[in-house]
């Protein structure tokens, strides 16, 4: 170093409550911890989800990275 993922350290932080923000799907900062070793980061590939459109097929704009792929940086070290 690669690979693992036992133990410590250190991080995140679902449902739920309530403050603001979006039509929306959702995002933010507080409380909470279901879980997580990338649940750090990029919507590039697919899914899902939301809104406009349209008879439908389509198209057009979002959201989600804690749904999987990819890419990309990184903590700890027993076997």
């Nucleotide at each position: 170093g690669a690979u693992c993922g036992a133990a410590c350290a250190u991080g995140c932080a679902a449902a739920c409550c309530a403050a603001g923000g979006g039509c929306g799907a959702c995002c933010c900062g507080g409380g909470g911890a279901c879980g997580c070793a990338a649940a750090g980061c990029c919507a590039c590939g697919g899914g899902a989800c939301u809104c406009c459109c349209g008879c439908g097929a389509a198209g057009g704009a979002g959201u989600u990275c804690g749904c999987c792929g990819g890419g990309u940086u990184g903590c700890c070290g027993a076997g």